The prediction has a mean pLDDT of 85. Predicted 3D model of a 542-nucleotide part of an RNA (small-subunit ribosomal RNA, 5' domain) from a metagenome.

Context: one part of a larger RNA
RNA sequence: GAAUGAACGCUGGCGGCGUGGAUUAGGCAUGCAAGUCGUACGAGAAAGCGGUUUUUAAUCGUGAGUAAAGUGGCGAACGGGUGAGUAACGCGUGGGAAACCUGCCUUCGAGUGGGGGAUAACACUUCUAACGGGGUGCUAAUACCGCAUAAUUUCACAUGUCGCAUGGCAUGUGAUCAAAGAUGGCCUCUACUUGUAAGCUGUCGCUUGAAGAUGGUCCCGCGUCCAAUUAGCUUGUUGGUAGGGUAACGGCCUACCAAGGCUUCGAUUGGUAGCCGGCCUGAGAGGGUGACCGGCCACACUGGGACUGAGACACGGCCCAGACUCCUACGGGAGGCAGCAGUCGAGAGGCUUCGGCAAUGGGGGCAACCCUGACCGAGCGACGCCGCGUGGAUGAUGAAGUCCUUCGGGACGUAAAAUCCUGUCAUACGGGAUGAAAAGCGGAUUGGUUAAUAUCCUUUUCGCCUGACAGUACCGUAAGAGGAAGCUCCGGCUAACUCCGUGCCAGCAGCCGCGGUAAUACGGGGGGAGCAAGCGUUAUUC
Repeated sequence: GAAUGAACGCUGGCGGCGUGGAUUAGGCAUGCAAGUCGUACGAGAAAGCGGUUUUUAAUCGUGAGUAAAGUGGCGAACGGGUGAGUAACGCGUGGGAAACCUGCCUUCGAGUGGGGGAUAACACUUCUAACGGGGUGCUAAUACCGCAUAAUUUCACAUGUCGCAUGGCAUGUGAUCAAAGAUGGCCUCUACUUGUAAGCUGUCGCUUGAAGAUGGUCCCGCGUCCAAUUAGCUUGUUGGUAGGGUAACGGCCUACCAAGGCUUCGAUUGGUAGCCGGCCUGAGAGGGUGACCGGCCACACUGGGACUGAGACACGGCCCAGACUCCUACGGGAGGCAGCAGUCGAGAGGCUUCGGCAAUGGGGGCAACCCUGACCGAGCGACGCCGCGUGGAUGAUGAAGUCCUUCGGGACGUAAAAUCCUGUCAUACGGGAUGAAAAGCGGAUUGGUUAAUAUCCUUUUCGCCUGACAGUACCGUAAGAGGAAGCUCCGGCUAACUCCGUGCCAGCAGCCGCGGUAAUACGGGGGGAGCAAGCGUUAUUC
């Protein structure tokens, strides 16, 4: 000099864009942060309003096939947080998988036949303080279970071909494995009688196979901090055979056999640490660092475990143990902010218990739509960067005042006053956006499907509807210099000098060093220098 997620002191006008719990991965009140689907399924309220009546009460309609709950599907493994652990194939980079998986999505092919038994909800009953259960009875499904059929599925065998060792691919034979419906429209064919369906047709699904895409899993080369005042370490250890297990290779696990494996090119042990793109500094080489944003990893009160599932060994799921907090009828139960706000604590130190789903994105749904503390915005903090303003011009009798003085004068100083202007920002009033075109609905239209001019899908087009921010940005009008400057320094380094006070005292200080009676170095006044809504100090890095 540059820099910071900074803090402290003095000071503080406005705006834009960023950024804000680095310490206790300490404890947490309260609210919200993951739901959705009635076009999978059965069942199904109440208040209110209206009616009838014998007006106490009963009943009917509507509310409404709505609400709330249940079965079922998908999601909840994403998104969001934190950096405790980890010196490791964790990360980075480059390869490999002939050793692997992949829901939703895309393309292509085939199928979707025919049956069965339950169960929640519900009703009745019962145990419990509560949390929660038990029993009996009824019922549905795209829930569950058989049967049929089936291929290029899987397995076995044979043949051919190829390669990179294990092996891959193709062909043949035998065995083996599946499914579910929902909804819109129509009458060409068939049935009966207008119209309907066991018929036709569209859409969304379901099953199976091949391929793709996406996402993941595993393996390997190289790189990845300090300590030798850490020199030896290792028994599933190193390898083999057989088996188990996994999506898959493998001591991953087990039995048996052998005695190996690593290491001064630093094993082992101990300490420290999430890694990277990047960021800071520097001419570069390098050094330091890993906040925000992005990629990967790990964790979710502490430790362990599996279940479900395409995917977890799962932050707002389950089970066990532990610590802590809360409830209890003392028998037993409930909980997990390192999500967004917020609170206490420790600390030099870090914000609102805000608005909205309008946009972008995500989940569910045919859709309308619902949910979304992701996100978009607003609020607070000079925490940082950037921009703007605090006025401009004229103005000498160089006013008053203050300071200095050799007492002649000099300085503050065109500075002020005064005169003439301007109107940025702030203030008041008025106008007023972009971000919003998609989806949807209504009309027209192209092509396709079809028996069809219906429906559905699709192309084009017209109209309607949707803004948290926000009456914001921006523009205009009005008034009036009115509301807006400080901080540090002045011995040398280092730009900037004098007077008074003090007298090795009080004090200053980054280094050198100042102060003991003329201190440009302490304290104050005047003057000056440098930065400026900031200026200094401290800490840390180069």

It matches the Rfam family "Bacterial small subunit ribosomal RNA".